Background: Predicted 3D model of a 549-nucleotide part of an RNA (large-subunit ribosomal RNA, domain I) from a Gracilibacteraceae bacterium.

Context: one part of a larger RNA
Order: sequence, then C1' cells, then structure tokens
RNA sequence: GGCAUACGGUGGAUGCCUUGGCGCCAAGAGCCGAAGAAGGACGCGGUCAGCAGCGAAAUGCCACGGGGAGCCGUAAGCAGGCAUAGAUCCGUGGAUGUCCGAAUGGGGAAACCCGUACGGAGUCAUAUCCGUACAUCCCGUGCCGAACACAUAAGCACGGAGAAGGCAAGCCGGGGAACUGAAACAUCUAAGUACCCGGAGGAAAAGAAAGAAAAAUCGAUUCCCUGAGUAGCGGCGAGCGAACGGGGAAAAGCCCAAACCAUAUUCUUCGGGAUAUGGGGUUGUAGGACUGCCAUGAGCGGGACGGACGGUUAGCCGAACAGGCCUGGAAAGGCCGGGCGGAGAAGGUAAGACCCCUGUAGGCGAAAACCGGAAGUUUCCAGGCAGGAUCCUGAGUACCGCGGGACACGUGGAAUCCCGUGGGAAUCCGGAGGGACCACCCUCCAAGGCUAAAUACUCCUUGGCGACCGAUAGUGAACAAGUACCGUGAGGGAAAGGUGAAAAGCACCCCGGGAGGGGAGUGAAAUAGUACCUGAAACCGUAUUGCUU
Repeated sequence: GGCAUACGGUGGAUGCCUUGGCGCCAAGAGCCGAAGAAGGACGCGGUCAGCAGCGAAAUGCCACGGGGAGCCGUAAGCAGGCAUAGAUCCGUGGAUGUCCGAAUGGGGAAACCCGUACGGAGUCAUAUCCGUACAUCCCGUGCCGAACACAUAAGCACGGAGAAGGCAAGCCGGGGAACUGAAACAUCUAAGUACCCGGAGGAAAAGAAAGAAAAAUCGAUUCCCUGAGUAGCGGCGAGCGAACGGGGAAAAGCCCAAACCAUAUUCUUCGGGAUAUGGGGUUGUAGGACUGCCAUGAGCGGGACGGACGGUUAGCCGAACAGGCCUGGAAAGGCCGGGCGGAGAAGGUAAGACCCCUGUAGGCGAAAACCGGAAGUUUCCAGGCAGGAUCCUGAGUACCGCGGGACACGUGGAAUCCCGUGGGAAUCCGGAGGGACCACCCUCCAAGGCUAAAUACUCCUUGGCGACCGAUAGUGAACAAGUACCGUGAGGGAAAGGUGAAAAGCACCCCGGGAGGGGAGUGAAAUAGUACCUGAAACCGUAUUGCUU
C1' cells in the first nucleotide's frame, strides 16, 4: 500500500405515508361589465415580512336566519380584549368599497398629473378638503338652424341598466401557412389544419323542399350505426373519399313581401302616384286577391298573471361496551363475556374500534334570496265550399360567356352551389331540377325571414368513483409557485413534503469565545434532538482485528 472484518462519518436511494394531482360518472351552472368587470397597485393588524381576508366604515359594519362554548386567520409568544344579555363560526340580504384598469372631465411613462360647473366643510381671505356632474358613438324627443326661398345638413339640450372591455373549451363567419408525405419534386398532400380577425349563444350552426328518388315512392333540420374504405376522385402516384337506401336518437312547425281594402300625410299633368300604419294573405294534386254561398263558437295553441308543491344556498336528530383479564409506552390487538344493526361506507382516536369521536342507514329543517312549477285567472290568435274573367305570387334576379372557389369530384362528358366581371329572361299557356345536352316522363316552386329537441364543450359548483400517481411520480406547482431566479423584451422557469402519540422541543451542571459536545432530565425509542421516520450505494475514516506485499 491492497484486500477483508468490525464500528462510524457522509449521502439521501429504498420502504411506508399523503395535505396534492390525474382521469371518469351524475347533477348543477353556463356568463361578468359604465350600478365600473376580469385583473391589479397601494393600503388596513398592539407587535406583521409573506400568504390569506378586507378597503380610509379597511383582519372588518348592519339586518335576518343557523349554531351553542369558546374566540381574536396562517402562527407560537408577549400585551390586551370579546363571549350563555349567545361571541367566534356558517348561510341569505344589505352598507362601505382608495387608486389603476373598457377607464369614460383633460393628460399620461397604468396605479400618477391637471381641471371646469354646482353644492358643502374650512379660512379674515386665499389655500386645502368633501359630494355630484362633465369622454365617444348609437337610439328617441325637443330646440335652433347654413350654402339656398321652403327645406335639408350641421349644432345644442334632455332622456336611455343602449354599445364598449373580459372570458377555458365548443360554435359560425372573414382571411390563411409551412414543415411533412409523395422515400427527390412542381400538380397533389399536410389542410381549410395551425395561426390572425369578426360575431353570437348556453349551446352554435342547419332547418320546413325550385329536396331526394325512379316507374315504387319518401316527406324540414341535426346526430349515431350501417351502406363503405364501396361508387368514384387521383403526377390514376402518395393519397382523398361520398350518396341513395336501411336501422335508431329527437321530433314542430310558422311569419312576411305582393294583389285587394281602409285611414293619415304628401305630390299631382286631377287620371292617379308615393310614403306610413292597420286589415288581408303565405302555396305547387298550384295558392291567394276578387265574386257568390255556408258557418260564426266549440276546441287546440301562445302570452301575461298566479303560485299549490318540489329543489338550491346554513343546519339538525340519529342504535349498541367508560365490561373483565393479558401483552404493551399506549389497546382499537389476544382471551372471556355482552349489545346494536333500515346503521358491519369511511375517517379519526397513543396499534388493528359496528357499539369512543366525526359520521353512516333512515328521517327532519329556512326569516331571506334564487331555480323549477300544477290548479286557477286573464288575454290574444282562429273557419269552410264553389266559380275561373281579371290581378298578385320576391329582377340587374334566374340564366349565359370569361376568370375563380365549394361540392369525395384535381376541367374532366361536369351537372349542382357560391364569388368577380361582361351580357341579361319568363310571369302560371310560367319557372327550376332529375350529373353535359335534347325529347318524353317524374318531382319541386328560387331570387324574404323565424324556429325547440336529439348534437358539441367544461373556466366553474356539488356529490361520487378509479386493476390512476405517490414527492426524479402525479399538474410546472402537495411547501411564500407561475414563486425564487434568468432575459431589454416576447418569454423561460426551478428546487424544496415526513421529530414524536403528545413539544413532553433537553431545567440544571461541565468543556468551549462560539459552533458544538459530555452529563442530567423527557420520551416506548434521542444513532426520534427540530441538519429530526426508515437511512441503500458511491466516497471518507477509526481499529492493540485478520490476511498479504
């Protein structure tokens, strides 16, 4: 020096634990905001840095309910208080709510600066302070009133819980990539995806056939299963990819425009026109206006009121062993004896408790606010037949050329739908579609609008569950976590849990400047001493230990 052995140090693996996560199910909720949101800044405590709570009325104020012995958050201590005359705490409603922020009196480098009017406090008077109002747009009403005579525009005032801004996912619309794949790459793909913008709602969108079909019919839309990886599309490559039909979920249908009539205003070439309001009317076996005839109130339905009853937001009752002995620090364990059970779910209690605590089964409960909601009351709407002369039935529309886009469909034989551009109909003896186009046949009625449910989602609330994680896992975050820290910034982004049943957290003595240690004491345990459960390995030591060089 090496190896071994024993005992330590260091280190923080492993085991055990869980306050935190993850996923799912059911129900609820699905918005907040100029009555100032979301989110913040700064403050508020006897002592107070953070977090949490609150707002100059600041760790809280008022009222009504619940509750019943302690309370003054985390968080100990000191000091001082509150509470059976019912505090703390929980629920409902209210008050207060600085400054910034859409931020809105003006400005601004957010949380700051500077105003005007009126009212008030204060001062001898200024100063200063308090309250209210004062942005823009839109809508309504009124006033005033240009060019330009009437008028109109502009302006002013008043009124308006009108708008603005925020918000996880889902939805609709306007824009819209590339990497990638094609084993390169350009059409193509990725993908109408990501992303940006606008908008709305608890869902959104779509939706009551100018549909789909095929010789038979179906009868709005949406969603699921199937049809089917089929028919097709495709540098016929990579890939893309229907529909009809069938089975289900859910079901609901309506309103205008026009013809015509009435009223008002207005223009008029006196024929009539225009505008506003009301009536009328709403479809394809065409319908309606119009004319004639019959009926004229039964029922359905909608709105408003109503509020039995149910639910949500606090809670309450709730069976049965202080049984004996043993082990132990501790009994809930073991042995013995007993009890309850509509309760033997679970958690806690010094270990493993149906009968100790909280609970569980089962019952009960609201002054106040909110949600749903039956009866009932009231109101609104509201018919049919025939005739076929006349009138009406959505126009720069349909459609066509050209250029694009969407359709599973890449220009293809390319219908259908949409946009740009240039042309541009018919009017029921009308028009569109049935995948070029034409004929026959069939189906349907465009150029206006609304519409619940079945469907999508979860920032959030409540309850429950898990062959989900257990601190390098599970959220980035079990801890002052989007914190510390890094970055000019956009942005990036940690580490860090565990004494013990209980602090009983080591009085006192000794060494030491202290840190630390030795006694003593606590405790079941102190090699459980806050650097604290267990305490692996690397690594470092100690040994009058063994072997070996």
It matches the Rfam family "Bacterial large subunit ribosomal RNA". The source organism's lineage runs through Bacteria, Bacillati, Bacillota, Eubacteriales and Gracilibacteraceae. The RNAcentral record of the full RNA draws on ENA. The coordinates come from a structure-prediction model, not an experiment, and the mean pLDDT is 85.